[in-house]
RNA sequence: GACAGGCAAUCUGGAGAGUGCUGAUUCACGAUUCAGCCACCGAAGGGGCAUGCGGACGACAAGCCGUAAAACUCUCAGGUAAAAGGACAGAGGGGAAGAG
Numbered sequence: 001g002a003c004a005g006g007c008a009a010u011c012u013g014g015a016g017a018g019u020g021c022u023g024a025u026u027c028a029c030g031a032u033u034c035a036g037c038c039a040c041c042g043a044a045g046g047g048g049c050a051u052g053c054g055g056a057c058g059a060c061a062a063g064c065c066g067u068a069a070a071a072c073u074c075u076c077a078g079g080u081a082a083a084a085g086g087a088c089a090g091a092g093g094g095g096a097a098g099a100g
Base pairs, nucleotide, nucleotide: 007094010091011090012089013088018038020037021036022035023034024033039080040079041078045076046074047073048072052067053066054065055064
């Protein structure tokens, strides 16, 4: 003691899919909550997978074992009016480590 990178927060932007049905709750309506049923979404989180790389065997190849990503995939979780949340992106700062 930087820049970049990474970490957490702040501000801004930020998609998709039923304001579903039935019963209970409520003085009633609506909303919420609880229970059940069906249909959907992928961008909180989570799970899975390949070239490749490594290893043993083997003349080689195939096969076997291990490792391993995503916005791909699965929908466990979450979500399907608004609000909230939201991967990711941009901005200005912050603290820490550390190169030179």